Context: one part of a larger RNA
RNA sequence: CUGGGCGUAAAGCGUACGUAGGCGGCUAUUCAAGUCAGAGGUGAAAGCCCAGGGCUCAACCUUGGAACUGCCUUUGAGACUGAAUAGCUAGAGCACGGAAGAGGUAAGUGGAAUUCCGAGUGUAGAGGUGAAAUUCGUAGAUAUUCGGAGGAACACCCGUGGCGAAGGCGGCUUACUGGGCCGUUGCUGACGCUGAGGUACGAAAGCGUGGGGAUCAAACAGGAUUAGAUACCCUGGUAGUCCACGCUGUAAACGAUGGGAACUAGUUGUCGGGGCUCUUAGAGUUUCGGUGACGCAGCUAACGCGUUAAGUUCCCCGCCUGGGGAGUACGGUCGCAAGAUUAAAACUC
Numbered sequence: 001c002u003g004g005g006c007g008u009a010a011a012g013c014g015u016a017c018g019u020a021g022g023c024g025g026c027u028a029u030u031c032a033a034g035u036c037a038g039a040g041g042u043g044a045a046a047g048c049c050c051a052g053g054g055c056u057c058a059a060c061c062u063u064g065g066a067a068c069u070g071c072c073u074u075u076g077a078g079a080c081u082g083a084a085u086a087g088c089u090a091g092a093g094c095a096c097g098g099a100a101g102a103g104g105u106a107a108g109u110g111g112a113a114u115u116c117c118g119a120g121u122g123u124a125g126a127g128g129u130g131a132a133a134u135u136c137g138u139a140g141a142u143a144u145u146c147g148g149a150g151g152a153a154c155a156c157c158c159g160u161g162g163c164g165a166a167g168g169c170g171g172c173u174u175a176c177u178g179g180g181c182c183g184u185u186g187c188u189g190a191c192g193c194u195g196a197g198g199u200a201c202g203a204a205a206g207c208g209u210g211g212g213g214a215u216c217a218a219a220c221a222g223g224a225u226u227a228g229a230u231a232c233c234c235u236g237g238u239a240g241u242c243c244a245c246g247c248u249g250u251a252a253a254c255g256a257u258g259g260g261a262a263c264u265a266g267u268u269g270u271c272g273g274g275g276c277u278c279u280u281a282g283a284g285u286u287u288c289g290g291u292g293a294c295g296c297a298g299c300u301a302a303c304g305c306g307u308u309a310a311g312u313u314c315c316c317c318g319c320c321u322g323g324g325g326a327g328u329a330c331g332g333u334c335g336c337a338a339g340a341u342u343a344a345a346a347c348u349c
Stems, first nucleotide, its partner, number of pairs: 003321004007303002012317001014201004021194003025088007033081002035077008049065006091191001092188004096183003103177007110154001115149007125136002162169002206247006216240001220236004258316006266294013298305002322349003331342004
């Protein structure tokens, strides 16, 4: 390189948008670049291959043929690809009418609870554990009642429920705002799919500046446990956890399953719409879109997947190629740093 692969054996970029590129619906006409056919030229000789001949054979030499799969010119064909023109509506999109939603951003606001502060009642314990101790408490704790402060999170509802490209999103109200779904006709007329580079978003932790600091809690301290205990358990406790702006760009970023399209038995639950029927505050049936369970064919090494495919096919991208060395070194790029990304080899089994 080819081939074969990528749920779990090595392998799907964390996710999306999108440039180049690749691929691309139906009909008609034209062109003839690709494509196909005929003819001509060329494709040196030698060599290879085939049939002969000459050295006694062979190697070797030699005659003829074939081949030289290519290129050029020319004459045609017009299915398919391509190009041009004209059109179409089944893909895609727009308008209109509806319903659902923790989708996003900002502002405001509510109650419960923890902690702390003040005051009242009240007295000797309280905490904590396997058992204890450190700890708090007669300077009045714990408990209980009232008042206040402040920060963070939103019990029940809550659901293999919903929304979002992913990360993720949950008290309530308002403003602004994105997307999807359903329905009827109308409109545009292939405007599409994918996407190397690129750009944007991207949990937690971490970093910078400034705030905030109730809880919890790396580090740290003490008490236990233990042979030891730099742990598990307990009492404290600082960064951090929260907010604003900026950076970082990684996760078992998982469905360990890239995106799009088409086709291929069913049964059953649930969420959001629509139609029809009826015995109408519901029931039945049907249809579209999501989300689950089971399951035929098929696939799979098996487990399992099974119209939400890991089935049958097509298009495009990414990735893999024995284990270790190593996701490391060096170099480049990015970053304030931490580090991230790209990414070997010697050697060894």
The part of an RNA shown here (small-subunit ribosomal RNA, central domain) has 349 nucleotides and comes from an uncultured bacterium. The full RNA is in RNAcentral, with records from SILVA.